[in-house]
Predicted 3D model of a 93-nucleotide RNA (Glycine riboswitch aptamer) from uncultured Sinanaerobacter sp. Model confidence (mean pLDDT): 79 of 100. The organism belongs to Sinanaerobacter, within Bacteria. RNAcentral holds the sequence, with entries from MGnify.
RNA sequence: AAUGCGGGAGAGCUCUCUCAACAGACGCCGAAGAAGAAAGUUGUCAAUCAAUCAUAAUUGGCAAUGAACCUUUCAGGUAAAAAGGACCGUAUU
Numbered sequence: 001a002a003u004g005c006g007g008g009a010g011a012g013c014u015c016u017c018u019c020a021a022c023a024g025a026c027g028c029c030g031a032a033g034a035a036g037a038a039a040g041u042u043g044u045c046a047a048u049c050a051a052u053c054a055u056a057a058u059u060g061g062c063a064a065u066g067a068a069c070c071u072u073u074c075a076g077g078u079a080a081a082a083a084g085g086a087c088c089g090u091a092u093u
Stems, first nucleotide, its partner, number of pairs: 001093007012026001014025003027078003033074001034072003040065009
């Protein structure tokens, strides 16, 4: 890392059509996925101090790197059932 098994939250059983589902409208949720980037670190430019020149140090700008269960809600989800589900446990390879 993959697979099997077990556990696994949140949010309208709202309205229209309709037996239901699907679809549409509006509201809502964050724990598939996706996106964003804090401190720090690195590089570079400039300034300050010192100084013969430099090195080093400090400050500021720019760029790169940089995480989440944080944020966004694109995707997904939104009674029960089914499916999905971060994460946890366990077994195998």